RNAcentral holds the sequence, with entries from ENA. The RNA shown here (transfer RNA) has 77 nucleotides and comes from an Elusimicrobiota bacterium. Lineage of the source: Bacteria > Pseudomonadati > Elusimicrobiota. Rfam family: tRNA. By type it is a transfer RNA. Rfam's curators write: Transfer RNA (tRNA) molecules are approximately 80 nucleotides in length.
RNA sequence: AGGCCUGUAGCGCAAUUGGCUAGCGCACCGGUCUCCAAAACCGGGGGUUGCAGGUUCGAGCCCUGCCAGGCCUGCCA
Numbered sequence: 001a002g003g004c005c006u007g008u009a010g011c012g013c014a015a016u017u018g019g020c021u022a023g024c025g026c027a028c029c030g031g032u033c034u035c036c037a038a039a040a041c042c043g044g045g046g047g048u049u050g051c052a053g054g055u056u057c058g059a060g061c062c063c064u065g066c067c068a069g070g071c072c073u074g075c076c077a
Base pairs, nucleotide, nucleotide: 001073002072003071004070005069006068007067010026011025012024013023019057028044029043030042031041032040050066051065052064053063054062
């Protein structure tokens, strides 16, 4: 320098062919239960979907640039 993959909640992941309100598990917070705690059960909060633009009636999804991480190839030393 070139190519490919990934980026969604604190962590791990979903989200169909672009469509109706972005969800699940764990974690966290509150409650029930208990002598206390764990477990179990009930309830709750938390997201500018990496950043910036574009296309579209509509973007997590498509296009462009950039950033970060990973893999491969090349150049110099």